This is a predicted structure of a 71-nucleotide RNA (transfer RNA) from a Candidatus Bipolaricaulota bacterium. The RNAcentral record of the sequence draws on ENA.
RNA sequence: UAGGGCGUGGCCAAGGGGUAAGGCACAGGGUUUUGGUCCCUGGACCGGUGGUUCGAAUCCACCCGCCCUAG
Numbered sequence: 001u002a003g004g005g006c007g008u009g010g011c012c013a014a015g016g017g018g019u020a021a022g023g024c025a026c027a028g029g030g031u032u033u034u035g036g037u038c039c040c041u042g043g044a045c046c047g048g049u050g051g052u053u054c055g056a057a058u059c060c061a062c063c064c065g066c067c068c069u070a071g
Base pairs, nucleotide, nucleotide: 001070002069003068004067005066006065007064010024011023012022018054026042027041028040029039030038047063048062049061050060051059
C1' cells in the first nucleotide's frame, strides 16, 4: 500500500429494514441472624460522520480502531 473480517451495556454475545434477546458482573428491593443461594426490578438508541428510506444497529460511502492475508 492492496484485499478481507470484525466493532452492539463493565465483559461475552444474539439480532442483517419496523425503536436491541440472553449470560456474567453491577445497583436497588424481597428472603436469611449475617453471608451465600434463590426471586423481583433497573441500566446499552448499536465505533464516528454523511447518504438511501416513511422508517437504519441492519443497506451504501468515507473515516477511526483491532485482527488476518499478499507485497
Overview:
The source organism's lineage runs through Bacteria, Bacteria candidate phyla and Candidatus Bipolaricaulota. It matches the Rfam family "tRNA". By type it is a transfer RNA.